[in-house]
Context: one part of a larger RNA
RNA sequence: GGCACAGGGCGAAUGCCUUGGCACCGGGAGGCGAAGAAGGACGGGACAAGCACCGAAAUGCUUCGGGGAGUCGCACAUAGACUACGAUCCGGAGAUCUCCGAAUGGGGCAACCCACUUGAGCAAUCCUCAAGUAUCGUACAGUGAAUACCAUAGCUGUACGAGGCAACAGCGCGGGAACUGAAACAUCUAAGUACCGCGACGAAAAGAAAGAAACCUCGAUUCCCCCAGUAGCGGCGAGCGAACGGGGACCAGCCCAAAGUAGGACACAAGAUAUUCCAAAGAUAGCGGAAGUUUCUGGAAAGAAACACCACAGACGGUGACAGUCCGGUACGCGAAAUCCAAAGAAUAUCGUCCUUAAACGAGUACCAUCGGACACGUGUAAUCCGGUGGGAAUACAGGGGGCCCACCCCCUAAGGCUAAAUACUACCCGGUGACCGAUAGUAAAACAGUACCGUGAGGGAAAGGUGAAAAGAACCCCGGAAGGGGAGUGAAAUAGAACCUGAAACCCUGUGCCU
Numbered sequence: 001g002g003c004a005c006a007g008g009g010c011g012a013a014u015g016c017c018u019u020g021g022c023a024c025c026g027g028g029a030g031g032c033g034a035a036g037a038a039g040g041a042c043g044g045g046a047c048a049a050g051c052a053c054c055g056a057a058a059u060g061c062u063u064c065g066g067g068g069a070g071u072c073g074c075a076c077a078u079a080g081a082c083u084a085c086g087a088u089c090c091g092g093a094g095a096u097c098u099c100c101g102a103a104u105g106g107g108g109c110a111a112c113c114c115a116c117u118u119g120a121g122c123a124a125u126c127c128u129c130a131a132g133u134a135u136c137g138u139a140c141a142g143u144g145a146a147u148a149c150c151a152u153a154g155c156u157g158u159a160c161g162a163g164g165c166a167a168c169a170g171c172g173c174g175g176g177a178a179c180u181g182a183a184a185c186a187u188c189u190a191a192g193u194a195c196c197g198c199g200a201c202g203a204a205a206a207g208a209a210a211g212a213a214a215c216c217u218c219g220a221u222u223c224c225c226c227c228a229g230u231a232g233c234g235g236c237g238a239g240c241g242a243a244c245g246g247g248g249a250c251c252a253g254c255c256c257a258a259a260g261u262a263g264g265a266c267a268c269a270a271g272a273u274a275u276u277c278c279a280a281a282g283a284u285a286g287c288g289g290a291a292g293u294u295u296c297u298g299g300a301a302a303g304a305a306a307c308a309c310c311a312c313a314g315a316c317g318g319u320g321a322c323a324g325u326c327c328g329g330u331a332c333g334c335g336a337a338a339u340c341c342a343a344a345g346a347a348u349a350u351c352g353u354c355c356u357u358a359a360a361c362g363a364g365u366a367c368c369a370u371c372g373g374a375c376a377c378g379u380g381u382a383a384u385c386c387g388g389u390g391g392g393a394a395u396a397c398a399g400g401g402g403g404c405c406c407a408c409c410c411c412c413u414a415a416g417g418c419u420a421a422a423u424a425c426u427a428c429c430c431g432g433u434g435a436c437c438g439a440u441a442g443u444a445a446a447a448c449a450g451u452a453c454c455g456u457g458a459g460g461g462a463a464a465g466g467u468g469a470a471a472a473g474a475a476c477c478c479c480g481g482a483a484g485g486g487g488a489g490u491g492a493a494a495u496a497g498a499a500c501c502u503g504a505a506a507c508c509c510u511g512u513g514c515c516u
Stems, first nucleotide, its partner, number of pairs: 001515009015501001016466002020437002022434007029426002031165002039100003042055003046078001050074002052059001061094006070082003105114003115133007135162009170201001171199005181188001185235001211218002222249005232240002253418003256362001263355003271351007282340003286334003292307005308325002310314001316328003367391008377403001398413005453460002473500001476487004
C1' cells in the first nucleotide's frame, strides 16, 4: 500500500410526514377614494430588536349582541396585573386615527420646510391649538374692460361634481408593429395579434329591421351546437374562410323629434316607474346534537379477544399504534340587540285603453365621383357598411334593399335615443373536489421572501421544513480555560441530546486477518 471482515466519522440521498402550494367546481362579492384611498414613514408594550396589532384616546376606547373560565399576540421566562359585579375571546355599530401619499394653502431631495385668514387659550401683537385656504368642470349670484350705451371676455363668491388606486383578468373605442409562414421575397401571412392611449361596468358591447329570405315565409340583440373547412376569397401560392337554414340557452319591449292635441266610446283596468310602509328568506357571532365496557400485549390501545350499543350521524381531523359509540365535529334541528341584502305584499303619485278619420314621420343627409378602410370577399361584374375631398336629391303619388346594372315582383322605412336575461372574467370572501405536488417537487416564497444578496438604475433574486407522546431539554459529580466529553438522571428509545426521525453513496479513520 492492496484485499476481506467488523466498527466508526463525515455527508446528505432515500423512506415516511405536512403547516404550504397548484388546478378546478358551486355560491358570494365585483370595488376603494377629497368624510383623504391603495401603499407607506414614524411612533405605541413593565422590560420590546423583529413580525403581528394599534395611532399621541396608540398591544387599545365606547356601546350592543354572542360566550362562560380563565386571561395579559407570535413568545414556553420574570415581575406586576385583570376576571362569575362575567374578563380574555368572537360578531355588529361607533369613537380616536401623527406624517407622507391623488395630496389639494405655498414649496420640496415623499414621510420635511414655510405661510395667510378666522376663532379659542393668554397680560401679549409672541406662542399654542382648531377650522379654512389647490386645480378643472357645471350651475347660480355679484362685478365688469378694450368701446359712448348695451353687451361680451375677464374677475370674485357660493354649491355640487371630478382627480387617484385596484386583477398584467374580462369589455368598447382611438392608434398599431415585427419576428414568422409563403421552405427566398415584395401582394399576402403573422394580425387588427403584441403593444400604446382613452373610457366604462359588474359585466361591457349589441339590440327592437330603410333586416333576412325567395314567390314560401321569418320576425330585436347576445351566446352555444350544426350547416362547413362547404360557398367563396387567394402571387387561385402560403393560406383566409362565411351566410341561408336547422337545433338549443335566454326572452321584452319602449321613448323622443315632427305632425296632431279633432270627434266618439269605455271608465281610471292589466301593467310599468318612483317614493313610503311592512317584511319572508339570506349574510355577518353562535347553540343543541345519538351510542362501550372488560381482559390481554405494550411505554402508551384506538390493536387483539369477548360481549354490547347508536345511526337522517360509518365525512373529516385529533387523542402516547389503526376509535361510528374519548375529544372537536358530522346528519338533523335551532338562533341576532345591531348592520347589510331583500322576495312577496300594501299605500300614494305619474304614466298607461280602444275605434274612426285626418295629419306627420330625422338634409349638406341619402346618393354620385374620386381616394382609402371594414365586410370570409386582395378592385374584382363588387353589391352592402364606414371615412377624407368635391358635387348634391326625393320627401309616402316618396324612399332604401333583394351581390354590377335595368325591368317586374317581394321585403323594409335611413339620416334621433333607451333597454333586463342568456355571454366574458376573478384581485377578493365562503364551502368543496382532485388517477395534482410532497421540501432540487409544489408558488420565487411550507421558514419574518420579493427577504438576504447583486446592480448607478430599470431590474435580477436565493438558500433554509421534521427531538420526543410529553421538555420529562439532562439536577448532581468528574476532566477541561472553553468547546467538548465521561458518569448519574429522564425517556419505550439518547447511535431520539437540541449540529436532534430515517441516515444510502462519494470521502476519511480504527481494529483483526491475509498478500506485497